[in-house]
Context: one part of a larger RNA
């Protein structure tokens, strides 16, 4: 390469859109480019195959054959691929009417808690610990009234809940928006799926700037423990947490499970819809579409388990593995201010 694999043994990009490029529903009619069929020209000789000869044999020479699975010209064939013309609705997509939602961006506002200042009452302890100590406190702490300032998070509600491609979203009202589903028509007529390279979104720490700073807390002091303690523990506390407009681009970015499609016993809840029985209205029952959470047939899997939300059976497309270690490394090359990231060996060694 080929062949075999990607839940957990190496192995799905963190996650979309998306051009090129791969595949692509039904149906008519035509073309004949690919396809398949005859004919034929060529396909040098050797070689290698089969029958046969000639060195004593054998390698080795040496005669016919076949083959050289190619090409190229030509006749036809009309399924199927492709091109061209037209048609259709099942995929896909728009309308038109509900739904439900912590989907996103901006303003706004409430309450309870922490700290902090001010006053008032009050007097010796407070605080922390396995036990201390540092620490705070007679310059009135701490406890408790009553005002006041600031920043961040949003208790119950709350869920095996819901929403979003992931990342991830949570008090309330408001303004702007994205999606997603449902039911019944009507429209458009394949407009589809995937998708190297590409582009954008991308949790935390981190970077630069201008604000913020309540609480919490890397660094760092201090008390302790202990042989030591760069630590768990305590009492302080700067970065930073938050915000603005960048940038960084990486996680156990996890269902360790790409993306789309169709096919295969059931059960038992749950969220959102519709349509029906019932009923005053409702709880409920029943049918069905979409989402989600447990158990399971048959399969599948080394086992574990996985099972219509496949890891079953099939298609189309795209990543990506190839024995540990060296090495999520070096070098080089592209991106970053930096930190790094990304792409990525070999030597040697088991």
């Nucleotide at each position: 390469c080929u062949g075999g694999g990607c839940g957990u043994a190496a192995a799905g990009c963190g996650u979309g859109c998306g051009c090129a490029g791969g595949c692509g529903g039904u149906u008519u009619u035509g073309u004949a480019a690919g396809a398949c069929a005859g004919g034929u020209g060529u396909g040098a000789a050797a070689u290698c195959c089969c029958c046969g000869g000639g060195c004593u044999u054998a390698a080795c020479c040496u005669g016919g054959g076949a083959a050289c699975u190619g090409c190229g010209c030509u006749u036809g064939u009309g399924a199927c691929u492709g091109c061209a013309a037209g048609a259709c609705u099942g995929g896909a997509g728009u309308g038109u009417g509900g739904c439900a939602g912590a989907g996103g961006g901006g303003g706004g506002u409430g309450g309870a808690a922490u700290u902090c200042c001010a006053c008032g009452u009050g007097u010796a302890g407070c605080a922390g610990u396995g036990a201390a100590a540092u620490g705070c406190g007679u310059a009135g702490a701490g406890a408790u009234g009553u005002g006041g300032a600031g920043g961040a998070a949003c208790a119950c509600c709350g869920a095996u809940g819901g929403c979003g491609a992931a990342g991830g979203c949570a008090g309330c009202c408001c303004c702007c928006u994205g999606g997603g589903u449902c039911a019944a028509c009507a429209c458009u007529g394949a407009c589809g799926c995937u998708c190297a390279u590409g582009c954008a979104c991308g949790a935390a720490a981190g970077c630069g700037u201008g604000g913020g700073g309540a609480g919490c807390a890397a660094a760092c002091g201090g008390g302790a423990u202990u042989a030591g303690a760069g630590a768990c523990c305590c009492c302080g506390g700067u970065a930073g947490u938050c915000u603005u407009a960048g940038c960084u681009g990486u996680a156990a970015a996890c269902g360790a499970u790409g993306u789309g499609a169709a096919c295969u016993a059931g059960g038992u809840g749950u969220c959102g819809g519709u349509g029906g029985g019932u009923u005053c209205a409702a709880a409920u029952c029943c049918a069905u579409c979409g989402g989600u959470a447990c158990c399971g047939a048959a399969g599948c899997u080394a086992a574990c388990g996985c099972g219509a939300u496949a890891a079953g059976u099939u298609c189309a497309c795209c990543g990506c593995c190839u024995g540990g270690g060296g090495a999520c490394u070096a070098c080089g090359g592209c991106c970053g201010c930096a930190a790094g990231g990304u792409u990525a060996a070999a030597a040697c060694u088991c």
Predicted 3D model of a 350-nucleotide part of an RNA (small-subunit ribosomal RNA, central domain) from an uncultured bacterium. The prediction has a mean pLDDT of 90. RNAcentral holds the full RNA, with entries from ENA.